RNA sequence: GGGCGAUUAGCUCAGUUGGUAGAGCAGCGCAUUUACACUGCGAAGGUCAGAGGUUCGACCCCUCUAUUGCCCA
Repeated sequence: GGGCGAUUAGCUCAGUUGGUAGAGCAGCGCAUUUACACUGCGAAGGUCAGAGGUUCGACCCCUCUAUUGCCCA
């Protein structure tokens, strides 16, 4: 330099053909216990890596940029 991927909650990851984003774990509250743990219930937590474009509408499509993995040279 060229090619193919990844980036979504604190962490690990879903989100199938564009219609106003979810799970598990962790943390918090309540119940339970003499207490802790386990278990159950509840709530909270997201500028979907950044910018621009297409569209009535974008995590999803297009372009550029950033970080990162693999391959080729």
The RNA shown here (transfer RNA) has 73 nucleotides and comes from an uncultured bacterium. It matches the Rfam family "tRNA". Rfam's curators write: Transfer RNA (tRNA) molecules are approximately 80 nucleotides in length. It was read from a public genome assembly. The coordinates come from a structure-prediction model, not an experiment, and the mean pLDDT is 82.